Source information
Small-subunit ribosomal RNA, 3' major domain from an uncultured bacterium, 476 nucleotides, folded computationally. RNAcentral holds the full RNA, with entries from ENA and SILVA. Rfam family: Bacterial small subunit ribosomal RNA.

Context: one part of a larger RNA
RNA sequence: AGACGGGGACCCGCACAAGUGGUGGAGCAUGUGGUUUAAUUCGAAGAUACGCGAAGAACCUUACCCAGCCUUGACAUUGAAGAAACACUUUAGAGAUAGAGUGGUGCCCUUCGGGGAAUCUGAAAACAGGUGCUGCACGGCUGUCGUCAGCUCGUGUCGUGAGAUGUUGGGUUAAGUCCCGCAACGAGCGCAACCCCUAUUGUUAGUUGCCAUCAUUAAGUUGGGCACUCUAGCGAGACUGCCGGUGACAAACCGGAGGAAGGUGGGGACGACGUCAAGUCAUCAUGGCCCUUAUGUCCAGGGCUACACACGUGCUACAAUGGCAGGUACAGCGAGCCGCAAUACCGCGAGGUGGCGCGAAUCUCGAAAAUCUGUCUCAGUUCGGAUUGAAGUCUGCAACUCGACUUCAUGAAGUUGGAAUCGCUAGUAAUCGCGGAUCAGCAUGCCGCGGUGAAUACGUUCCCGGGCCUUGUACA
Numbered sequence: 001a002g003a004c005g006g007g008g009a010c011c012c013g014c015a016c017a018a019g020u021g022g023u024g025g026a027g028c029a030u031g032u033g034g035u036u037u038a039a040u041u042c043g044a045a046g047a048u049a050c051g052c053g054a055a056g057a058a059c060c061u062u063a064c065c066c067a068g069c070c071u072u073g074a075c076a077u078u079g080a081a082g083a084a085a086c087a088c089u090u091u092a093g094a095g096a097u098a099g100a101g102u103g104g105u106g107c108c109c110u111u112c113g114g115g116g117a118a119u120c121u122g123a124a125a126a127c128a129g130g131u132g133c134u135g136c137a138c139g140g141c142u143g144u145c146g147u148c149a150g151c152u153c154g155u156g157u158c159g160u161g162a163g164a165u166g167u168u169g170g171g172u173u174a175a176g177u178c179c180c181g182c183a184a185c186g187a188g189c190g191c192a193a194c195c196c197c198u199a200u201u202g203u204u205a206g207u208u209g210c211c212a213u214c215a216u217u218a219a220g221u222u223g224g225g226c227a228c229u230c231u232a233g234c235g236a237g238a239c240u241g242c243c244g245g246u247g248a249c250a251a252a253c254c255g256g257a258g259g260a261a262g263g264u265g266g267g268g269a270c271g272a273c274g275u276c277a278a279g280u281c282a283u284c285a286u287g288g289c290c291c292u293u294a295u296g297u298c299c300a301g302g303g304c305u306a307c308a309c310a311c312g313u314g315c316u317a318c319a320a321u322g323g324c325a326g327g328u329a330c331a332g333c334g335a336g337c338c339g340c341a342a343u344a345c346c347g348c349g350a351g352g353u354g355g356c357g358c359g360a361a362u363c364u365c366g367a368a369a370a371u372c373u374g375u376c377u378c379a380g381u382u383c384g385g386a387u388u389g390a391a392g393u394c395u396g397c398a399a400c401u402c403g404a405c406u407u408c409a410u411g412a413a414g415u416u417g418g419a420a421u422c423g424c425u426a427g428u429a430a431u432c433g434c435g436g437a438u439c440a441g442c443a444u445g446c447c448g449c450g451g452u453g454a455a456u457a458c459g460u461u462c463c464c465g466g467g468c469c470u471u472g473u474a475c476a
Base pairs, nucleotide, nucleotide: 002475003473004472005471007470008469010467011466012465013464015460016459019424020423021422022421023420026316027315028314029313030312031311032310033309034307035306042053043052064302065301068298070296073127077126078125081121082120083119086103087102088101089100090099091098092097107116108115109114129291130290132289133288134287139284140280141279142278143276145274150189151188152187153186154185155184156165157164158163169180170179171178195268196267197266198265200236201235202234203233204232205231206230209226210225211224214223215222239262242256243255244254245253246252318417322376323375324374325373326372327371334365335364336363339358340357344353345352346351383414388409389408390407391406392405393404394403430452431451432450433449434448435447436446
């Protein structure tokens, strides 16, 4: 100088408290452990692994297993020699592959002999290849402490020195934020601001958007208009700027005015020096080691989907603030040509036929809870939907292992969940649906979007984590 203390002082955080909704019990989905298996590929492991890598395992993916092949190789460069490439048919085979046959001669230069580019075949060899090992050899990227307020430097001064000072102290702040004081004076990385979205408004612009006035229509449909809404460029606006009080005449705090917004307005991006030999050699890159007729490559089938069990994360429920039937209303973010698909018709339905329109402010995908009416009357039920049987739809060479969905039948557990434990402070929680990525198909996951819309916070004694000062220490 640190670290630690069931030492002290001060302060903060959904840390506790006050509330609210869950998890832990049930069924199912999903990940993990374990077990099993020919294989159940590999990684991730307290917080910081476990709906994680995986934004989508039927084949492919795929790295695993079994069987069958190849050995300059599936891929790259060099390469003697030869042939255009390529398309089609056919035999054997699970296919990889092997054999047979047919058609076919292009592009550029040319002295018409040939040469060149691309592609294919191909001897020998250099080499390729490896999701093989080491994340404790590394780069890059990432998690975490933590969006916590800290971490340092130059010069000076003090100390024999390690080092101290500055950075401590008095106030204040979300903040090492600012003020005052001070052997310190300055500076850097962080904080804040600069960036994006959102809340108000002016202006420019007015189609594909809008419709107050005039006409017109079933309809902003059309003429017309660009006021309004909206769209998207450029501006304005918030700065403790103004007033009062408190305060050290400071920084600042409290209250008020005006204002769409008030003291960081709300949200995002942004993560200091470092910590955990944290994670990743399986994104990629890469040192070393290892394999080289195999630890490489191709291929069919299987597996990653197994199931006495245990745990994590979710979905659906246990009902009347509800279920069912019918009527009726209102979004936003987005996506669309190998695509989104309207009107219409067929089907109880999943869906099918067909194809208007649209590379989209033009067309399409396209709301639910809410609300109104009726019914059910507390029951394992008109709750709940697992499971199973049958019949189908769609995608796709192909749904047996192993897809999603529909209809009919079946109708399990479950009556609010022990110890324990998690999220959340406002347009938040809770609840309701919608969109997107991946994607042929497959979403209760993930990433977004809007609709409806609460309760509570006295306070900081206690639990957890953190900051600063101080003290003790047999710790390194």